[in-house]
RNA sequence: CGAGUCGGUCGGGCGGCCGCGUCGUCGUCCCCCUCGGGGGGGCGACGCCGAGGAACGUCCGGGCUCCGCAGGGCAGGGUGGUGGGUAACGCCCACCCGGGGUGACCCGCGGGACAGUGCCACAGAGAGGAGACCGCCGCGGACCGUCCUCGGACGGACCGCGGUAAGGGUGAAAGGGUGGCGUAAGAGACCACCAGCACCCCCGGUGACGGGGGUGGCUCGGCAAACCCCACCCGGAGCAAGACCAGACAGGCAGCGCUCGAGGGCGGCCCGCCCGAGCUGCCGGGUAGGUCGCUGGAGGCGUGCGGCGACGCACGUCGUAGAUGGAUGGUCGCCACCCCACCAGCGCCGGCGACGGCGGUGGGGCACAGAACCCGGCGUACAGACCGACUCGUCCG
Numbered sequence: 001c002g003a004g005u006c007g008g009u010c011g012g013g014c015g016g017c018c019g020c021g022u023c024g025u026c027g028u029c030c031c032c033c034u035c036g037g038g039g040g041g042g043c044g045a046c047g048c049c050g051a052g053g054a055a056c057g058u059c060c061g062g063g064c065u066c067c068g069c070a071g072g073g074c075a076g077g078g079u080g081g082u083g084g085g086u087a088a089c090g091c092c093c094a095c096c097c098g099g100g101g102u103g104a105c106c107c108g109c110g111g112g113a114c115a116g117u118g119c120c121a122c123a124g125a126g127a128g129g130a131g132a133c134c135g136c137c138g139c140g141g142a143c144c145g146u147c148c149u150c151g152g153a154c155g156g157a158c159c160g161c162g163g164u165a166a167g168g169g170u171g172a173a174a175g176g177g178u179g180g181c182g183u184a185a186g187a188g189a190c191c192a193c194c195a196g197c198a199c200c201c202c203c204g205g206u207g208a209c210g211g212g213g214g215u216g217g218c219u220c221g222g223c224a225a226a227c228c229c230c231a232c233c234c235g236g237a238g239c240a241a242g243a244c245c246a247g248a249c250a251g252g253c254a255g256c257g258c259u260c261g262a263g264g265g266c267g268g269c270c271c272g273c274c275c276g277a278g279c280u281g282c283c284g285g286g287u288a289g290g291u292c293g294c295u296g297g298a299g300g301c302g303u304g305c306g307g308c309g310a311c312g313c314a315c316g317u318c319g320u321a322g323a324u325g326g327a328u329g330g331u332c333g334c335c336a337c338c339c340c341a342c343c344a345g346c347g348c349c350g351g352c353g354a355c356g357g358c359g360g361u362g363g364g365g366c367a368c369a370g371a372a373c374c375c376g377g378c379g380u381a382c383a384g385a386c387c388g389a390c391u392c393g394u395c396c397g
Stems, first nucleotide, its partner, number of pairs: 001393010012335007020050002023047011052368001056379002059377005064238004076234005081095005096110001097108004111229002116227002118223003133168002135164007143156005176194005195219001197216008242292004251283006263275004299318008337365006346359005
């Protein structure tokens, strides 16, 4: 210098004018009261603050709220190498195994196919203790040819009955590979080596697993995101949760109970004490106002320590969105960034020069998208700008 891999940061700045939302202060008008003052509402002025890295999709996990719940089990759903992190997770970190890349690094929907069932399209003879289509070999039959010592021998094509998984062919996949022995031809039928599987032992590792040795039958295809089996996890609904206030309305039916006590309070439960005439369910009817929940939380940043890391601990420091038809905007100017055109005039640089480059001038662009109870993740979208670490190649020292 070129080509890449991984990780991270930012995602316009300043100002003028107009406008919006919450809150605070002040002014003004109205209403209410227990008239000391206080409370509420409307309008106006001023002041502070006012979206994101994804606020998004709502896919996963949790907090919080209400309902349900002894324990355990069934059904259903989810997760799936190992060890950690975490409030938890399907997330993250480290490692293992398999695959890809020269490499930095990337990808894996990564338990079980000797528990059982099922499936394997098309092609093919056969798709799983398989299979004779071609081929190879044996036997028999009739035919043809050659030879002949006329008995037969040899060869060829055809038919039938068998043997054979060496070779060909089909397929994503055809029951280890190479060599030998063997045979009519063949075959782990037998032998040697190699690959792989199962079991046992030793060594290393917390573990997944890795390395080494031995034995065995010769070697039992793939699919579990097919049913299924194994291990572990999961109660349901969601801030329109839920609570309170005000206002409105019309009740009906059923069950239980009224001193033979339903129901409620205290209490882990029984016993006990207290209150006690209503309680529960369904249908019908009414309302569409306000307040709380509502933003300080597994919080951000910095330093130190522990850890390979995810992360944890300690100390310090920072702090103001909370709308409810839903505010956070519009416009103008300057600057920054990117793209295009022009060098007519001006400045600088290179060139004798034509001219080229930079500044400059003119025009255009500036994304994806927007809180709604709150967090942790994942996924997806995104104009552009910047930083760091590492790899490969070429050249120079």
The RNA shown here (Bacterial RNase P class A) has 397 nucleotides and comes from uncultured Pseudokineococcus sp.
It was read from a public genome assembly, where an Rfam model found it.
Rfam family: Bacterial RNase P class A. Rfam classes the family as a ribozyme.
The coordinates come from a structure-prediction model, not an experiment, and the mean pLDDT is 78.